[in-house]
Context: one part of a larger RNA
RNA sequence: CGUAGGAGAUUUGAGGAAAACAUUCCUUAGUACGAGAGGACCGGGAAUGACGUACCUCUGGUGUUCCAGUUGUCCCGCUCGGGGCAUUGCUGGGUAGCUAUGUACGGAACGGAUAAGCGCUGAAAGCAUCUAAGCGCCAAGCCUCCUCCAAGAUUAGAUUUCCCUUCUAGUACCGCCGCAAGGCGGUAAACGGACUAAAGGCCGGUCGAAGACUACGACCUUGAUAGGCCGGGCGUGUACGCACAGUGAUGUGCUUAGCUAACCGGUACUAAUCAGCCGUGAGU
Numbered sequence: 001c002g003u004a005g006g007a008g009a010u011u012u013g014a015g016g017a018a019a020a021c022a023u024u025c026c027u028u029a030g031u032a033c034g035a036g037a038g039g040a041c042c043g044g045g046a047a048u049g050a051c052g053u054a055c056c057u058c059u060g061g062u063g064u065u066c067c068a069g070u071u072g073u074c075c076c077g078c079u080c081g082g083g084g085c086a087u088u089g090c091u092g093g094g095u096a097g098c099u100a101u102g103u104a105c106g107g108a109a110c111g112g113a114u115a116a117g118c119g120c121u122g123a124a125a126g127c128a129u130c131u132a133a134g135c136g137c138c139a140a141g142c143c144u145c146c147u148c149c150a151a152g153a154u155u156a157g158a159u160u161u162c163c164c165u166u167c168u169a170g171u172a173c174c175g176c177c178g179c180a181a182g183g184c185g186g187u188a189a190a191c192g193g194a195c196u197a198a199a200g201g202c203c204g205g206u207c208g209a210a211g212a213c214u215a216c217g218a219c220c221u222u223g224a225u226a227g228g229c230c231g232g233g234c235g236u237g238u239a240c241g242c243a244c245a246g247u248g249a250u251g252u253g254c255u256u257a258g259c260u261a262a263c264c265g266g267u268a269c270u271a272a273u274c275a276g277c278c279g280u281g282a283g284u
Base pairs, nucleotide, nucleotide: 001152005163006162007161008160009159010158011157015149016148017147021049022048023047024046025045026044027043033038051106052105053104054103055102059100060099061098062097066093067092068091069090070089071086072085073084074083075082076081111143112142117137118136119135120134164283165194166193167192171188172187173186174185175184176183177182195281200278201277202276204220205219206218207217208216225271226270227269228267229266230265231264232263235259236258241254242253243252244251245250
């Protein structure tokens, strides 16, 4: 820009993409078959590998924003207690998130048309013949089925909801009255006047398991969007201080303490202010 008014939402599916795998074991059955050795089709069941998709409950990893231990040194006047630096100083753990080696699931089944092949009926050609007319069966392959994208599918689809004006002439048309000039009534309507600015969108802001930017999604006081705060969870592992014991290092008690990121629930305390812009007026 188009999709012949403008918007919001929900969709159909032309078409496209993705996928398509393999093995072992048990049973049927030591059966059919075979002198024996050996050893099935068909059918049923259970697993596994590789590959793929999703996810983080579990098992782990990471987790320089959490907790603890500890060395050296400098500083907070000193003790105590802390802070800085040394690869995050080093070390032991670890929430959320992200992850695989973890977890779940997938390939299928049914159907349609077929290939090679196997047939039925059957002539040409009194027979025979799967073929010439006609009718069947049959593959991991083809078309469907399952998953995803999809109306710029210009054949531009469908459903549903929402939104938007009035005035008139020196204009046009219609009707009635009148011989006529003309008068009255009505309808429509502009490169005109006046009014209007919808639905919705954008912008702006608080943000996000969305993200390079953009886009997408949530919310904007009629509010839980983010922060803070409160409660909880998770993690760490028993803080400071005081008391007691010990010459002391240290230990014990108050104390499963203290602290606690990204998690869960709540709560308007803080910040999402007020505005503005686009979009018109019933639609070739």
Predicted 3D model of a 284-nucleotide part of an RNA (large-subunit ribosomal RNA, domain VI) from a bacterium. RNAcentral holds the full RNA, with entries from ENA.